The prediction has a mean pLDDT of 86.
This is a predicted structure of a 93-nucleotide RNA (c-di-GMP-I riboswitch aptamer) from Alkalicoccus urumqiensis.
It matches the Rfam family "c-di-GMP-I riboswitch aptamer". Its family is annotated with cyclic-di-GMP binding in the Gene Ontology.
RNA sequence: UUCUGAAAAAGGCAAACUUCACCGAAAGGGAAGGACGCAAAGCUCUGAGCCUGUUCACUGCAUGACGCAGUGUAUGGUCGUCAAGCCGCCGGA
Numbered sequence: 001u002u003c004u005g006a007a008a009a010a011g012g013c014a015a016a017c018u019u020c021a022c023c024g025a026a027a028g029g030g031a032a033g034g035a036c037g038c039a040a041a042g043c044u045c046u047g048a049g050c051c052u053g054u055u056c057a058c059u060g061c062a063u064g065a066c067g068c069a070g071u072g073u074a075u076g077g078u079c080g081u082c083a084a085g086c087c088g089c090c091g092g093a
Stems, first nucleotide, its partner, number of pairs: 002093004012038002017033004022029002036080001042086003046083003049078003056072006
């Protein structure tokens, strides 16, 4: 340096759930608690998938006006969906 492994050793992260007078239109995020699990469950939305639909467009209903419902829509989200890139402890070859 490359490949490979998580048995050991030292450690790390933190699912569901609970709480919050937090952020957000929502998906979701943040903080505290908590551990399902994870050899990258470290970082980056670069590609795809999936989630949401503020916004915009169209359709229908209704009204004096306000409005209601549906369909589509990412610029939003998900890195613990997969891949890619970058960094990385220990052991073996």